[in-house]
RNA sequence: AUUAAAUACGGGCCUAGUUUCGUCUCAGACGAAAACGGGGGAACCAUCUUUGGGGUUAAUUCUGUGAAAACAGAAGGGAUGCAAACUGCCAUCCUACCCGUCAGCUAACCUCGUCGGCUAAAGCAGAUCAUGC
Numbered sequence: 001a002u003u004a005a006a007u008a009c010g011g012g013c014c015u016a017g018u019u020u021c022g023u024c025u026c027a028g029a030c031g032a033a034a035a036c037g038g039g040g041g042a043a044c045c046a047u048c049u050u051u052g053g054g055g056u057u058a059a060u061u062c063u064g065u066g067a068a069a070a071c072a073g074a075a076g077g078g079a080u081g082c083a084a085a086c087u088g089c090c091a092u093c094c095u096a097c098c099c100g101u102c103a104g105c106u107a108a109c110c111u112c113g114u115c116g117g118c119u120a121a122a123g124c125a126g127a128u129c130a131u132g133c
Stems, first nucleotide, its partner, number of pairs: 001007001011119004018034007035114006045104001052102001053099004060075006076095006086126004
């Protein structure tokens, strides 16, 4: 903007999950580079393998009901409130997923990801910094 929804474009937010360039059959596909993020992997040191063990992450612990799945509650942890960052209060919301018997740290080296999900006027106070008058 159209509008019942949908759809397209733009602003903002969580997250590592973004940017640029090129080609093509061009609202997409492919390729390259940069940026951001994860895993594996010596020596030295460390550790002890069913009570399995481990990884990403904010995403853990406890209690109750239940055969289990699951549900509820509490504590803890995380995000947002459009002035970058900090503190307190208040409000709203999240608290997940994976490997599969196996991996500590780890230089060199090897390898993987670039998803997904939200949102409409977005609070109060303090301290600090900068700028203007």
Model confidence (mean pLDDT): 76 of 100. The RNA shown here (c-di-AMP riboswitch aptamer (ydaO/yuaA leader)) has 133 nucleotides and comes from Brevibacillus centrosporus. NCBI's taxonomy places the organism under Bacteria, Bacillati, Bacillota, Caryophanales, Brevibacillus.